This is a predicted structure of a 75-nucleotide RNA (transfer RNA) from Sulfuricurvum sp.

[in-house]
RNA sequence: UGGGGUAUAGGCAAAUGGUAUGCCAACAGUUUUUGGUACUGUAGAUUGGAGGUUCGAGUCCUCCUACCCCAUCCA
Numbered sequence: 001u002g003g004g005g006u007a008u009a010g011g012c013a014a015a016u017g018g019u020a021u022g023c024c025a026a027c028a029g030u031u032u033u034u035g036g037u038a039c040u041g042u043a044g045a046u047u048g049g050a051g052g053u054u055c056g057a058g059u060c061c062u063c064c065u066a067c068c069c070c071a072u073c074c075a
Stems, first nucleotide, its partner, number of pairs: 001071007010024004018055001026042005048064005
C1' cells in the first nucleotide's frame, strides 16, 4: 500500500428493513444457622463515530476510527 473480516449492556452472544432478545454478572427477595446451590423478581445498550437512502436502518450506501487475518514492499 491492496483485499477481507469484526465493532450491540460490566462480559459473551442473538436480532427477514418494522417497538433491540437471551445467558452470565450486578441488585432485591424466598429458601439456609451462615455461605454456596436452587427459585422468583428488578434495573441496565437509541447498536464504534459522522452523513445518506427509506414512512421506518443494528441491518442498505459513503467516509472515518480501533482491532484481527491474508497478500505485497523495505529492513
The source organism's lineage runs through Bacteria, Pseudomonadati, Campylobacterota, Campylobacterales and Sulfuricurvum. Its mean pLDDT, the model's own confidence on a scale to 100, is 81. Rfam family: tRNA. It is annotated as a transfer RNA. RNAcentral records the identical sequence in 6 taxa. The RNAcentral record of the sequence draws on ENA.